[in-house]
Annotation
Predicted 3D model of a 90-nucleotide RNA (SAM riboswitch aptamer (S box leader)) from a mouse gut metagenome. Model confidence (mean pLDDT): 88 of 100. The model forms 97% of the base pairs in the Rfam consensus. RNAcentral holds the sequence, with entries from MGnify. It matches the Rfam family "SAM riboswitch aptamer (S box leader)". From the family's description: The SAM riboswitch is found upstream of a number of genes which code for proteins involved in methionine or cysteine biosynthesis in Gram-positive bacteria.

RNA sequence: CUUAUCAAGAGUGGCGGAGGGAACGGCCCGGUGAAGCCACGGCAACCUGCGGAAGCAAGGUGCCAAAUCCGGCGGUCAGCGCAAGAUGAG
Numbered sequence: 001c002u003u004a005u006c007a008a009g010a011g012u013g014g015c016g017g018a019g020g021g022a023a024c025g026g027c028c029c030g031g032u033g034a035a036g037c038c039a040c041g042g043c044a045a046c047c048u049g050c051g052g053a054a055g056c057a058a059g060g061u062g063c064c065a066a067a068u069c070c071g072g073c074g075g076u077c078a079g080c081g082c083a084a085g086a087u088g089a090g
Base pairs, nucleotide, nucleotide: 001090002089003088004087005086006085011040012039013038014037015036019029020028021027024071025070026069041064042063043062046060047059048057049056050055068084072082073081074080
């Protein structure tokens, strides 16, 4: 850069000790313990394997508060389009 998806789903423990939710604004989460690291667990099914297909499996990524937490621009106001971002594949 191209392309697909993003309102579903899934967390405990140990260490740690004040931040975190991309940036900015908001609104939230956080000493009843944030980030980070480790262990174990789970979700999902992009790649992968099997299969004629439906589908099955779960090796490689990814993910496990809140719609991508909300928003910006356009709009015929639609769960719309675009932008920004995240993840996969190339």